[in-house]
RNA sequence: GCGCUCAUAGUUUAAUGGAUAAAAUGAAGGUUUGCGAAACCUUUGAUCCAGGUUCGAUUCCUGGUGGGCGCA
Numbered sequence: 001g002c003g004c005u006c007a008u009a010g011u012u013u014a015a016u017g018g019a020u021a022a023a024a025u026g027a028a029g030g031u032u033u034g035c036g037a038a039a040c041c042u043u044u045g046a047u048c049c050a051g052g053u054u055c056g057a058u059u060c061c062u063g064g065u066g067g068g069c070g071c072a
Stems, first nucleotide, its partner, number of pairs: 001071007010025004018055001026044006048064005
């Protein structure tokens, strides 16, 4: 330099072009307990960036950024 691939919550993963983007875990608060742990309830928090297509984009297309793999 070229090609392929990945990027979603603090972390690990879901989501057929159409739901308020789902869950686990974490964090905060509460119930419970003599105190903890466990359990239960509530709250919190995300689509890498910029465009395009579409009535509608996490999803499709283009470019960029970053990670991984391959070729040179």